The RNA shown here (c-di-GMP-I-GGC riboswitch aptamer) has 78 nucleotides.
The model forms 95% of the base pairs in the Rfam consensus.
It was read from a public genome assembly, where an Rfam model found it.
[in-house]
RNA sequence: GCUGUUCAAGGCAAACUAUCCGAAAGGGUAGGACGCAAAGCCACGGGCCCUGAUCGACGGGCAGCCGGGUUGCCAGUA
Numbered sequence: 001g002c003u004g005u006u007c008a009a010g011g012c013a014a015a016c017u018a019u020c021c022g023a024a025a026g027g028g029u030a031g032g033a034c035g036c037a038a039a040g041c042c043a044c045g046g047g048c049c050c051u052g053a054u055c056g057a058c059g060g061g062c063a064g065c066c067g068g069g070u071u072g073c074c075a076g077u078a
Stems, first nucleotide, its partner, number of pairs: 001077004011036002016031006034064001040070003044067003047062004
C1' cells in the first nucleotide's frame, strides 16, 4: 500500500422505551441491539428532512443516503 473470509483484543449502536433540549426536522443521557471494518471525525459536492405567519433558502438538521477530505484498531497479504 491492498484486502476484510476467519481468530484474538476491543469499539460503535438502528427500531423501541424513559427523561431532558428544540417551533420542527432532530439532538443529549440511560436502557436496548437491527446492524456496522471506519456506523471515528469534517456539512466540502450531491441528496434527503424541517420551517415559528406564506415560500424555501442565504437558516436549521441528517456523517447509520452517496461521493470527497482526514485520523485510526485487529487480522491477512505484497